[in-house]
């Protein structure tokens, strides 16, 4: 050291000041936030992946409410300079993007589904090579 198997534990962040209104953290003007692998160099905007949402199939339950797998859809946004071997990932510039239902006024940020699930990740015992 590679391979497999079982355990454990961890795995999502932001509404702050202000205007207008009977009403708004939802609208305006400033702000603040960014899951998980990969990518010769480090990403919300590159390539995937998740979790939402639909649509099929199959099990269970069966009062109702549904819950699980498996596949298929569908899943938001970046340019340009610049350094360098390499960077749409660092520098600097002016931007863009953020599910679903709720709410007396329309939400990435309130409040809910969620003490849930998860991409994965870090660790322990065991086997076989």
């Nucleotide at each position: 050291g590679c391979a497999u198997u079982c355990c454990u534990u961890c795995g999502g962040g932001g509404u702050g000041g202000g205007g207008u209104g009977g009403a708004a953290u939802u609208c305006c003007c400033u702000a603040c936030c960014g899951g998980c692998g990969g990518u010769c160099a480090a990403a919300g905007u590159c390539c995937g992946c998740g979790a939402a949402g639909c649509c099929g199939g199959g099990c269970c339950a069966a009062u109702c409410c549904g819950g699980c797998c498996c596949g298929g859809c569908c899943c938001g946004a970046g340019c340009c300079g610049g350094u360098g071997c390499g960077a749409u990932u660092c520098c600097g510039g002016a931007a863009c993007c953020g599910a679903c239902g709720g709410u007396c006024a329309a939400a990435g940020u309130c409040c809910g589904g969620a003490u849930g699930g998860g991409a994965g990740a870090a660790g322990g015992a065991g086997u076989g090579c």